[in-house]
RNA sequence: ACAGUUUGAUCAUGGCUCAGGAUGAACGCUAGCGGGGGGCCUAACACAUGCAAGUCGAACGGGAUUGAGAGCUUGCUCUCAUGAGAGUGGCGCACGGGUGAGUAACGCGUAUGCAACCUACCUUUUACAGAGGAAUAGCCCAGAGAAAUUUGGAUUAAUACCUCAUAGUACUUUUAUUUGGCAUCAGAUUUAAAUUAAAACUCCGGUGGUUUGAGAUGGGCAUGCGUGACAUUAGCUAGUUGGUAAGGUAAUGGCUUACCAAGGCUACGAUGUCUAGGUGUUCUGAGAGGAUGAUCCCCCACACUGGUACUGAGACACGGACCAGACUCCUACGGGAGGCAGCAGUGAGGAAUAUUGGUCAAUGGGCGCAAGCCUGAACCAGCCAUCCCGCGUGAAGGACGACUGCCCUAUGGGUUGUAAACUUCUUUUAUGUGCCAAGAAUGUGAGCUACGUGUAGCUUUUUGACGGUAGCACAUGAAUAAGCAUCGGCUAACUCCGUGCCAGCAGCCGCGGUAAUACGGAGGAUGCGAGCGUUAUCCGGAUUCAUUGGGUUUAAAGGGUACGUAGGCGGUUCCUUAAGUCAGUGGUGAAAUCCUGCAGCUUAACUGUAGAACUGCCAUUGAUACUGAGGAACUUGAAUAUAGAUGAGGUAGGCGGAAUGUGUUGUGUAGCGGUGAAAUGCUUAGAUAUAACACAGAACACCAAUUGCGAAGGCAGCUUACUAGACUAUUAUUGACGCUGAGGUACGAAAGCGUGGGGAGCGAACAGGAUUAGAUACCCUGGUAGUCCACGCCGUAAACGAUGUUCACUCGCUGUAUGCAAUACACCGUAUGCGGCCAAGCGAAAGCAUUAAGUGAACCACCUGGGGAGUACGAUCGCAAGAUUGAAACUCAAAGGAAUUGACGGGGGCCCGCACAAGCGGAGGAACAUGUGGUUUAAUUCGAUGAUACGCGAGGAACCUUACCUGGGCUUAAAUGUAGUUUGAUUUUACUGGAAACGGUUUCCCUUCGGGGCAAAUUACAAGGUGCUGCAUGGUUGUCGUCAGCUCGUGCCGUGAGGUGUCGGGUUAAGUCCCAUAACGAGCGCAACCCUUAUCCUUAGUUGCCAGCGGGUCAUGCCGGGGACUCUAAGGAGACUGCCAGUGUAAACUGUGAGGAAGGUGGGGAUGACGUCAAAUCAGCACGGCCCUUAUGUCCAGGGCUACACACGUGUUACAAUGGCCGAUACAAAGGGCAGCUACCAGGUGACUGGAUGCUAAUCUCUAAAGUCGGUCUCAGUUCGGAUCGAAGUCUGCAACUCGACUUCGUGAAGUUGGAUUCGCUAGUAAUCGUAUAUCAGCAAUGAUACGGUGAAUACGUUCCCGGGCCUUGUACACACCGCCCGUCAAACCAUGGAAGCUGGGGGUACCUGAAGUUCGUAACCGUAAGGAGCGGCCUAGGGUAAAUCUAGUAACUAGGGUUAAGUCGUAACAAGGU
Repeated sequence: ACAGUUUGAUCAUGGCUCAGGAUGAACGCUAGCGGGGGGCCUAACACAUGCAAGUCGAACGGGAUUGAGAGCUUGCUCUCAUGAGAGUGGCGCACGGGUGAGUAACGCGUAUGCAACCUACCUUUUACAGAGGAAUAGCCCAGAGAAAUUUGGAUUAAUACCUCAUAGUACUUUUAUUUGGCAUCAGAUUUAAAUUAAAACUCCGGUGGUUUGAGAUGGGCAUGCGUGACAUUAGCUAGUUGGUAAGGUAAUGGCUUACCAAGGCUACGAUGUCUAGGUGUUCUGAGAGGAUGAUCCCCCACACUGGUACUGAGACACGGACCAGACUCCUACGGGAGGCAGCAGUGAGGAAUAUUGGUCAAUGGGCGCAAGCCUGAACCAGCCAUCCCGCGUGAAGGACGACUGCCCUAUGGGUUGUAAACUUCUUUUAUGUGCCAAGAAUGUGAGCUACGUGUAGCUUUUUGACGGUAGCACAUGAAUAAGCAUCGGCUAACUCCGUGCCAGCAGCCGCGGUAAUACGGAGGAUGCGAGCGUUAUCCGGAUUCAUUGGGUUUAAAGGGUACGUAGGCGGUUCCUUAAGUCAGUGGUGAAAUCCUGCAGCUUAACUGUAGAACUGCCAUUGAUACUGAGGAACUUGAAUAUAGAUGAGGUAGGCGGAAUGUGUUGUGUAGCGGUGAAAUGCUUAGAUAUAACACAGAACACCAAUUGCGAAGGCAGCUUACUAGACUAUUAUUGACGCUGAGGUACGAAAGCGUGGGGAGCGAACAGGAUUAGAUACCCUGGUAGUCCACGCCGUAAACGAUGUUCACUCGCUGUAUGCAAUACACCGUAUGCGGCCAAGCGAAAGCAUUAAGUGAACCACCUGGGGAGUACGAUCGCAAGAUUGAAACUCAAAGGAAUUGACGGGGGCCCGCACAAGCGGAGGAACAUGUGGUUUAAUUCGAUGAUACGCGAGGAACCUUACCUGGGCUUAAAUGUAGUUUGAUUUUACUGGAAACGGUUUCCCUUCGGGGCAAAUUACAAGGUGCUGCAUGGUUGUCGUCAGCUCGUGCCGUGAGGUGUCGGGUUAAGUCCCAUAACGAGCGCAACCCUUAUCCUUAGUUGCCAGCGGGUCAUGCCGGGGACUCUAAGGAGACUGCCAGUGUAAACUGUGAGGAAGGUGGGGAUGACGUCAAAUCAGCACGGCCCUUAUGUCCAGGGCUACACACGUGUUACAAUGGCCGAUACAAAGGGCAGCUACCAGGUGACUGGAUGCUAAUCUCUAAAGUCGGUCUCAGUUCGGAUCGAAGUCUGCAACUCGACUUCGUGAAGUUGGAUUCGCUAGUAAUCGUAUAUCAGCAAUGAUACGGUGAAUACGUUCCCGGGCCUUGUACACACCGCCCGUCAAACCAUGGAAGCUGGGGGUACCUGAAGUUCGUAACCGUAAGGAGCGGCCUAGGGUAAAUCUAGUAACUAGGGUUAAGUCGUAACAAGGU
C1' cells in the first nucleotide's frame, strides 16, 4: 500500500467481497506450567439459607451469673468483687457496597457567579456554665392475643425534657457618619430598643457542654457554551410569560397563593414520538474522524411499584417509618410478616459468565479515653486457556540418504528425511527430600530517659488470613508434555485414489455432468502454536457522505421558468472602534489512562516515580493588514434621463383571399372512390366531373432563412388601439441603491375536467371492409368526444442545449441579424444577438472550446449500486383524473456510460463468379440399373445425412470377403517369433462317421549313420476384440475457395482495447501494379518456377519411318540400305505488352496493327494462406481411457447384406425419319497381356468349342463407332421401344436354388418429349460416337477413371435470385440473428400493502371517589394553663366511568411485487427489428 468481481477485449463510473486490528465474547477440535488482569452484556425476573452497622458502663437507672468473705437457723440473709442480656441517653446508621430501570435534562462536561445560602465531627478564636422543676422507659404487679404485638396500675434515674437568671462584636428593628461597589447593596464606626444559652463525668490532670468570629471539608442554587434520531411530528403554552403583595425555604425564584397585564417559546427546529444514564476513557484510523461507555476513577438516578412526610448538620433515607397496589409466606381465620439492583448461593431466562471459602494480618471506616468490638469495604484463596505476558515439550553429532508409507517417465528415481535408529550432552519443567521469606509499621505490656499528673523519645516483648506459599539446595532421569486450520485465484502451501451436476464445498469470483491441485480420504506441504479455527459486533481498507477529500451534457444527479422574503456573499478612498482574527501572560483542564525517561518484580505482562501532553474553556494586556460595526466621500457596478432604430413579444377589436365542406340551380352520363391488390362506402331518386350563386367553421400557401422576438411554455394573413422588453449613441443625474435566493408568489405545451357556445376539416373510442394462422393493429371507408371561442380548474412533458443564475479572465478564422462610426482603389472598426470551424486547456471517451463541459469567485438545487418504486402508508392540493412529498421488507452481483474488434441487418455504396440474363442439352413423367430412407426380418452388419450424405467407404457381397443371424465346436485357443524338451506311430496317404469344422483306424524323407531336413506335440513368454468414446487424440480428408485474403518487425497515433501499414484515386484474374500517403519494410498466400499440349531446331535411329537407290512378292518396309520425312525421347529456342499507334502523370487499357505456330496468365494439370464448421473417419492405420476373457475372442456349415404397399437421389435406354434395319466401306488415341493376349484353320445360327502359331511386347496380340456409299421402312404404339416372361443353351467356378454373366428362338409392357420446380456448360467447350483399363475365377459396369473421333449456339447487360470480396452505417448480439429478449396465463415458495373485525400497550382530557401525609381552621371532650384529642377544609398516590387518540400484534378475503434449467400464448424492444 492494495486485491478479486460487469466485457470477446478496453477505459471510466459503480456497488459487492477479501487481506489488518479489536472484544466482558460464544461455539468446534485440542491442551504441560507460571505470573498479571477479567468474569449475568439476557429477566430493574422471583428468591430458600447464612452473613453484610454497630458501638459507648469514662452519660444513666439497674443488675442475671460467678467468685470471695461474714452471719448463722444449713439454706437463707448481708458485704465486697465480677459485671451477661434488655432498657433510657449519645454518636453512627445520609459513609462504604450494588444496579443502570428512569432521565434528551443545567442530568452530565467545561467555564463562571452567589452583594441570594447551609455545613455535625475537625482546627483556631470570643465569652460562659447560677438556680429550680415535672415526668418517663426499665424494674415490679395485673391483663388481652395463636402470634406479631399490646393495655392498665404503682414506682424511678440521667449528658433525656421543662422553667427562671446572666449575656454579646449573636439575631431583629432603629439613628447618624464614612469608605467601597454591581442596581437591589456591602464593610467600618456609632445611637436606642427587644429576644435567646448551657450538662455533667472524673483517676482531679482533664474530657465533655453553651455562645461568637474565622478556617477547612462537604453540599445547595443560578448562568454561558457543548451534549441523540425523526419534519411522513409545525405550531406549543393559563401558573402559561411578566408585574405587585403575601406566604414558604438554609437561600434566589410562579416555588405557592391573590390581584393586574397578555404575554412567552418556535424553521438557528418549539411541541410531539422513538432511543439512551453522562464524563474521564476504550477500539480503530496517517490524521480529520467513526464507533464505544465492561473492569478503574468522578457525577447523576434508583432501591418490589407509586405516593408521603418524620428524625437529623445532612435523607424525603438499599438492609428506617406511614399509606395504597401487585406478589410471596405464616395463621388458632380473628389477624400478621416480607423486599439480595450488598457478599455467597437457588430457580428461571439465555449461545453465555465463578465459591452458600478464609481473615480482620495489612489499608480504610464507625463507636469508644483506651483495651477493644463491628466491618461479604478490603486483603487473600477457589473455579474458567476468557484475555495479555513468559517458559517448556530437549540439544549436538549421525547417510547405506535404512525400513514402512506415498508418488513417478517404474532395471530405476523422488519424497517423508538428519527425520529415525545409534552415540554423547543438558535438567528449565516434572517427581521426591530438606531449608525457608519480605509484606510488621503502629498499638499493647514491661523497663529506661527528658520535662515531672501526663506527654515525647529509646529498649524489650507480642501480633501473618494468604502459607510451610514464593524462593533456595540436593537426587532421579529425555525422562512427564502438540495441536489446529489451510493448500483454484485473491493468499503462503500439490500430487494420487474415490465420486460423477450425485454426494458435497463456498468470504467473493465460482467448483462437481468419468482423467476434479476447488467435493471425501491419503501422502506431502504451508501458516500459527498451548493454542488454532468458526460465528457475532466495531473501526479500517471506503476519497463509497468527500472540512481535510467527490460529483451533476451522455454513467445516479440542474428545480419547467421567472419575480422575490429570510439567509449567504458583496466596488474604490479616508477616519474611528476592536466583535471576529493574531500574539504574550495568568487561571483552569481531578487522578488514573496515552507518550517519554528512570526504577521494582530473574525477563515480560504488570507496577512505581518524574516529565511531557491533555490540541479545550475563562480572564487579562497588546497588535489592527483583512472581515465586521459606526462616520465621511467617490464613480467604474446598478438604475434613471435624452435621441434613434428594431422584431411572428403580449392583449383586445376590425378586415381579407385561397382551399375544404354543404345547400340551390344548370351542363352531363355511368361509374366514382380507394389500395400492394381489393372490398366496405357513394351513385340512374343522376353521383364523380364541371359552371354559377350562397353559407359555415378552421387554418393563414408563396415571402421563409443554421432568420427574428420572448424568462420559459411559446409566437406567423393584413390592419387599428393599448402595452412590455432588449439594443445603439451622447454623455447628463442618483451614488453600491448590487448578486443569489430555502420557504412563498406568478406564469406554465399537449391531453384532461366544469359551465355555456360553436362544429368546416381532422379525428381517440366505436362500426364496417381488408390483411393474417389469429389481427381487439399497421392499410381503407365512415365516425363520437375532442380540436375552435368565453370563463374557471389541472400543473404535468425527452417542459432538452438531457448543460442552474450572476460576474471576471483566456489564441484565432468565417457566415449572418439589428444599430453606430468611417470611407480612398488599400486596409477594415465597434456593440448586442444567432450559427459554423479550430488552438491552449479540460474530459472516461464521444466531445466542449469567448454562447465552455477552460481558469477563478458567490449563491441556490440535486446525487450516493440495480430491482422492489416514483410504489405503499401518512399528509397537503384537486370536482375528478391525478399531482407534490416519499419509505421499508425482500432480492441480485451486478445494473449502467463511452469507445474497440468482430458478427449480423427484411441498412447503404463499389466489385466479382455459368450467379442471373442470352443459348445448348438434360433432370422432374415411363421402364430398368444403382444408392438411400422407411418398412419387414432370426439377420436384412457398420459408417456417411443441407450445401459439404444418397453409382458415397465398396476400383467389383454366389462360398470366401463378412464385421450380421441360426446351429454345431474350441479355451494358450488363429498366425508368427524365440528358447527348451519330446516324437517320427506326427504332417501326409488311404478308409470311415459327420453338413463341415472335428473325431476314429492306418502310414515319414535324406544320410557320410554323427546327424540334418521337415513337421507335429508340449512347456514358457509375448494373446485377441470391425466392442465404446472422432466430444480425449495423431494422421488423412471435405467445405468456404484457387476466394484474395491473413499477418509480423520497427516507427507513429490512442490512457487503453486497438488503429495505421492493409485506407483513398486509378488499374488488375489477383493486397496485380501505379499514384497519393506517418508510415517504411517483410512473411504466408497471388503470380512465376514443375508436368503436359501447340511450333521450330539440334542430337540419336530400333522393334518405329520409307523420299531417293537396289532386290523381291499376287500383295504387304518383306529384304539390302537410308536419316530426308512422320514418329520416338533427351536437350534447346520461342511470348516479354518486347515493337507500333492512340488514351493516360503512371500503372495500365484499347487496336481486324506488325511480326509470329502461338498475343496479352496461349489451353490443361499439379499446387489449396491464417482459419471456420467440437465437419468426417477409433471400420484403412496408429493411439489415451473404459469394457469382454469357457467370450463382445476364435473355427465351421447354412442363411443374410440381393427382402418390398412405398418415398427420394444418381444414372441407362427410349419415346423415333438429323431415325430404325440390312449390305458394303474408311480413319484413332491411350492402355492391357504368360494360370495371359492369341493370329490362322475347323465346327456351331450364336455365346463358344477343338486344334495351332507368335509374343514377357514401338517387334506378336486385343481393337473402333458415329461417319461415307447403296437399299428398305413412311408417322403407326410402328420394321420405334425394348421391359417382362417361356424354352433351349454357352462360359467361369468345389458350387450359379436363394443369387452370375452371355447366346439363340419366341413373347413384346410402360412410353408419343414429361407439372411446380431444378441441374450442367462460354470452345476443341456443350452435345454426340465409340475404345481401353483398374478391381476381377466369373460378374450384376448402364458405375468410376482415362482415351481419342465428329463438333455447335449464345453472352444486350448487372435491375433482380444465390454465393463471395472491400468500404461505410446501426446494434441492447459476442455460444455472435438458429442471437438477444417482453408481457399475460398456469405451478411452487418468500416478504409486503389493504381489510369487516379481534386483542394488547402508551400518554393525555373530563367527571366521580379519594388513603397516608404536610398545612390551615376549630364552641361542646381532656387539661389550671401551655396544649392535646376529635372534627372539618385544600392538595394528592391510587381506583372507577366516558369519549377520543397514538402504537403494536393477529385475521376470513384481497392486491400488486420478488424468486424459481427445460410449461402455455403471442413476438413488444435491440438492424429502417420488418408500422